Predicted 3D model of RNase P RNA and transfer RNA as a complex of 463 nucleotides. It holds a member of the Rfam family "Bacterial RNase P class A".
RNA sequence: GCGGAUGGCCGGAUGACCGCGGGGGGUCACACCUUCGAGGAAAGUCCGGACUCCAUAAGGUAACGGUGCCGGGUAACGCCCGGCGGGGGAAACCCCAGGGAAAGCGCCACAGAGAACAGACCGCCUGCCUUCGGGCCGGCAAGGGUGAAACGGUGGGGUAAGAGCCCACCGGGGGGCUGGCAACAGACCCCGCAUGGCAAGCCCCACCGGGAGCAAUGCCGAAUAGGGAUCGCGCGUCGCAAGACAGGGCCACCUUGCCCCAGCAGAUCCGGGUUGGCAGCUUGACACCCGCAGCGAUGCGGCGUGCAGAUGAAUGGUCAUCCAUGGGGGAUGCGGCCUCGCGGCGGUGUUUCCCGGGACAGAAUCCGGCUUACAGGCCGUCCGCGUGU
RNA sequence: GGUGGGUUGGCGGAGAGGUUACGCACCGGAUUGCAAAUCCGUGAAGACCGGUUCGAUUCCGGUACCCACCUCCA
Numbered sequence: 001g002c003g004g005a006u007g008g009c010c011g012g013a014u015g016a017c018c019g020c021g022g023g024g025g026g027u028c029a030c031a032c033c034u035u036c037g038a039g040g041a042a043a044g045u046c047c048g049g050a051c052u053c054c055a056u057a058a059g060g061u062a063a064c065g066g067u068g069c070c071g072g073g074u075a076a077c078g079c080c081c082g083g084c085g086g087g088g089g090a091a092a093c094c095c096c097a098g099g100g101a102a103a104g105c106g107c108c109a110c111a112g113a114g115a116a117c118a119g120a121c122c123g124c125c126u127g128c129c130u131u132c133g134g135g136c137c138g139g140c141a142a143g144g145g146u147g148a149a150a151c152g153g154u155g156g157g158g159u160a161a162g163a164g165c166c167c168a169c170c171g172g173g174g175g176g177c178u179g180g181c182a183a184c185a186g187a188c189c190c191c192g193c194a195u196g197g198c199a200a201g202c203c204c205c206a207c208c209g210g211g212a213g214c215a216a217u218g219c220c221g222a223a224u225a226g227g228g229a230u231c232g233c234g235c236g237u238c239g240c241a242a243g244a245c246a247g248g249g250c251c252a253c254c255u256u257g258c259c260c261c262a263g264c265a266g267a268u269c270c271g272g273g274u275u276g277g278c279a280g281c282u283u284g285a286c287a288c289c290c291g292c293a294g295c296g297a298u299g300c301g302g303c304g305u306g307c308a309g310a311u312g313a314a315u316g317g318u319c320a321u322c323c324a325u326g327g328g329g330g331a332u333g334c335g336g337c338c339u340c341g342c343g344g345c346g347g348u349g350u351u352u353c354c355c356g357g358g359a360c361a362g363a364a365u366c367c368g369g370c371u372u373a374c375a376g377g378c379c380g381u382c383c384g385c386g387u388g389u
Numbered sequence: 390g391g392u393g394g395g396u397u398g399g400c401g402g403a404g405a406g407g408u409u410a411c412g413c414a415c416c417g418g419a420u421u422g423c424a425a426a427u428c429c430g431u432g433a434a435g436a437c438c439g440g441u442u443c444g445a446u447u448c449c450g451g452u453a454c455c456c457a458c459c460u461c462c463a
Stems, first nucleotide, its partner, number of pairs: 001385010012322007020037006039360001043371002046369005051213004058255004064209005069083005084098001085096004099204002104202002106198003121144002123140003127136003152170006171193001172191004177186003217279004227270005236245003247261003272462002286306003289302005323358001326355009336345003390459007399413003407443001416430004436452005
């Protein structure tokens, strides 16, 4: 210098004028003053929580849904970190929904002889027959052919031809041993090999999950017909009474426990009114910085600083200068190619002028993640190649 | 703001891992003097991007678009 891998950050700046929303001050009320005012994804709503309600959300069972190598982190997670195994790459590095197919069921189209308790189309071989083309009985599965996949692979021995039939190596299964918390790895011994793929098909195993969502929910105000239909359930006993025992209602069911009930509570639907205000609401598992522990995710400690709250919904607009960057013209330096030459062509550096010009997108209860979109730019680390010292 | 569902020829609409039915419409032919109706025939499809599988419209993720429901009071 070129090509690549990977981690992080920024994503306009300043000033003037006009305007919008919140807080504070000020005013009887305005005016006025002061201060704050979008993002890395505010997005998709894909996961996990906080919070609120469902009378309680405690335990169990079943169903349903989800997750799925091992260890760690975390409030929690399907997230993150570190390993293991497999795959890709020359390497840096990247990718993997990565439990179980000897629990059971199901599927494996077409092609092919045969597709899962294997099988014989071509072929090879012994024997018999023969009209010499071949046919029949039997043995075999090496070779051919089909397919995504053909019941271990390669080589040798062996045989009529063959075959784990036998042997060596590789692969596979089983056993204990060593290392490791573990996933797993390593060497050793035994077994001729016995059970293909699909679980993002049903399923099995382990673990997790009660449901709904701020239009949750509570309060105030206004208005209307606090109206109607249907469904389900109970109306008990004792006692003078207080109360007790039954019964019913309530999460899919059960248990425990709690609340309500004798005209109250409940479910669904139809109809009526309103389209107001306040709380929830934003300072928190918060961010930045420093130190310590840890390979790391992260945790602990400390000081200081920072922190939008709108409700048809504020966070904006114009101008000027600058910055990143794109295009074009002029001047000039350097070396290259073509040419006999005049000259022409394209490259690169400096300088100057003109024109254009900043992506994706925008809070709506709040956090932790993931995913997706994103013009352009900056910084760090690593790998390979070339050249020079 | 929150929640649920969907996307298959021009239109409607099934199938649920193995060559995407069917109806209407369009086009061509037959029939007719010309049409309509009828009969015969052709063409034309999985929103997009990945993954699992030998094989995906179907199973699983992501993206885009569309539809529906949810205020409060008594």